[in-house]
Molecule: c-di-GMP-I riboswitch aptamer
Organism: Desulfuromonas sp. DDH964
RNA sequence: CUCCGAUAAUGGCAAACCCGGAGAAAUCCGGCGACGCAAAGCCAUGGGUCCUCGGUACCGCAUCCUGCGGGACCCGGAUCGCCAGGUUUCCGAC
Numbered sequence: 001c002u003c004c005g006a007u008a009a010u011g012g013c014a015a016a017c018c019c020g021g022a023g024a025a026a027u028c029c030g031g032c033g034a035c036g037c038a039a040a041g042c043c044a045u046g047g048g049u050c051c052u053c054g055g056u057a058c059c060g061c062a063u064c065c066u067g068c069g070g071g072a073c074c075c076g077g078a079u080c081g082c083c084a085g086g087u088u089u090c091c092g093a094c
Base pairs, nucleotide, nucleotide: 004092005091012037013036018031019030020029021028022027035081041087042086043085045084046083047082048079049078050077051076054074055073056072058070059069060068061067062066
C1' cells in the first nucleotide's frame, strides 16, 4: 500500500413516527428523532422498483355537451438507505 473489518479510538451520517414546507405524484427539503450504516460520501451509467402532470390508443360505467373510473404504452420524473459499476476517503486489532 492492497485486501479485510474489531464489542478498539476519534469523529460522521440518520430509517420509521410526528410537525412545517415544495410537488400532480413517486419523492424531496427543514425540524424532531435513532432503525441502522465503513462509504448510509459523491455520480442516475446499467438493471430493478416506484410515480404519471402531459401525450397516444383502449376498456368499463353513466350519458347525449361530455363526465367518472381502470389498466397499457410514450415522454418525463424519483430512488445511490435496492443491486451493480465508477470515483474519493478516517482509523488499524486479528